[in-house]
RNA sequence: UCAGACGGCUGGAUGGCCGCCCUCCAAAUUCCCGAAAGGGCUUGGGGGGAGGAAAGUCCGGGCUCCACGGAAACACGGUGCCGGGUAACGCCCGGCGGGGGCGACCCCAGGGAAAGUGCCACAGAAAGCAAACCGCCGAUCCGCCUUUCGAGGCCGGUCGGCAAGGGUGAAAGGGUGCGGUAAGAGCGCACCGCGCCCCUGGCGACAGGGGCGGCAUGGUAAACCCCACCGGGAGCAAAACCGAAUAGGGACGGCAGGCAGGGUUCGCCCCUGCAAGUGGGUUUUCGCACCGCUGUCCGGGUAGGUUGCGCGAGGCGUUUGGUAACAGGCGUCCCAGAUGAAUGGCCAUCCAUCGCCCCAAAAGGGCGGGGACAGAACCCGGCUUACAGGCCGUCUGACAUU
Numbered sequence: 001u002c003a004g005a006c007g008g009c010u011g012g013a014u015g016g017c018c019g020c021c022c023u024c025c026a027a028a029u030u031c032c033c034g035a036a037a038g039g040g041c042u043u044g045g046g047g048g049g050a051g052g053a054a055a056g057u058c059c060g061g062g063c064u065c066c067a068c069g070g071a072a073a074c075a076c077g078g079u080g081c082c083g084g085g086u087a088a089c090g091c092c093c094g095g096c097g098g099g100g101g102c103g104a105c106c107c108c109a110g111g112g113a114a115a116g117u118g119c120c121a122c123a124g125a126a127a128g129c130a131a132a133c134c135g136c137c138g139a140u141c142c143g144c145c146u147u148u149c150g151a152g153g154c155c156g157g158u159c160g161g162c163a164a165g166g167g168u169g170a171a172a173g174g175g176u177g178c179g180g181u182a183a184g185a186g187c188g189c190a191c192c193g194c195g196c197c198c199c200u201g202g203c204g205a206c207a208g209g210g211g212c213g214g215c216a217u218g219g220u221a222a223a224c225c226c227c228a229c230c231g232g233g234a235g236c237a238a239a240a241c242c243g244a245a246u247a248g249g250g251a252c253g254g255c256a257g258g259c260a261g262g263g264u265u266c267g268c269c270c271c272u273g274c275a276a277g278u279g280g281g282u283u284u285u286c287g288c289a290c291c292g293c294u295g296u297c298c299g300g301g302u303a304g305g306u307u308g309c310g311c312g313a314g315g316c317g318u319u320u321g322g323u324a325a326c327a328g329g330c331g332u333c334c335c336a337g338a339u340g341a342a343u344g345g346c347c348a349u350c351c352a353u354c355g356c357c358c359c360a361a362a363a364g365g366g367c368g369g370g371g372a373c374a375g376a377a378c379c380c381g382g383c384u385u386a387c388a389g390g391c392c393g394u395c396u397g398a399c400a401u402u
Stems, first nucleotide, its partner, number of pairs: 001398010012350007020049008031040003051373001055384002058382005063235004076231005081095005096110001097108004111226002116224002118220003133166002135162007143154004174192006193215001194213008239307004249298007258274006277290003314333008351371001353369006
């Protein structure tokens, strides 16, 4: 200098003018809305006002209500190497094992496949009681050729041996090498792999070493399943409080009460049926529905209002322990709470950056553009996803120079 790996920070700045939400103080008005609860209006001043993801709502909690005498089991769902952290987690930290990269470093849904069941498409001879298409080898028969007459070679058929080579496949019953054999083969041997046993180190996952076994046990559990551990349900539209108007419910009164039947305390006091009345678009008939009128009070619920709702697993600084995640101590700070939903708009200057022009180029100058992703809604810990540009630190590789 170039290429790269990992981690962290930032997410325009300053000023002026006009506004918005919350809150506090002072003054003024005792004004407006409302039945009430409660809310609002005027003036001046002080303080605070989005994020690293406020997002997706994917995990884990707090909080609230519901269910439940306690505990356990079954079912269902989730998690899954080991140790630690945490309120908890599927998160984080440190390790182990496997894979990738020259490397810094990155990735892994990483328990069990000798408990059982299922599946393994296509291709292929054969995909689970393994198998033999091409091929290799032996025996034998027929034919042909050669012949030193012993035999040898070639094509084909039949019988048998083999699993080395070819071919298929994601995968073909260990790999490499030497020996061995008619050809071959763990058939034998060495090394590697695998399984079992032992020893050593480690809290552990596991690692290292030794011995034995000739290899038996293909893969798949983000297929059922087995094992271990975890888990009640719904969610701030949770939930609590205040609470109209209208309709409906209850209690007690006042007035009215046509006919029939029944009851009766003989009072329209109670019940049943009818009539009368009312309703839909006008009348009639039929059918349907409703049905005394009215006053006061009570209780539930709705609209509406208030709370829940901002001191918290809290931020910052420092220190101690720990490799770290994190934990403890000390000091310091108070930091949005809207509810059709505030956090904004305009102007100027500057900054990062981009385009064009002047200039041979650089420096410099001029003009124009221009700052992403996105926005709280009960709160917190994570994960995931989106993100213009800028800054810092540690490390790796290559090249050059000293």

Bacterial RNase P class A from a Rhodospirillales bacterium, 402 nucleotides, folded computationally. The coordinates come from a structure-prediction model, not an experiment, and the mean pLDDT is 75. It matches the Rfam family "Bacterial RNase P class A". Rfam classes the family as a ribozyme. The organism belongs to Rhodospirillales, within Bacteria.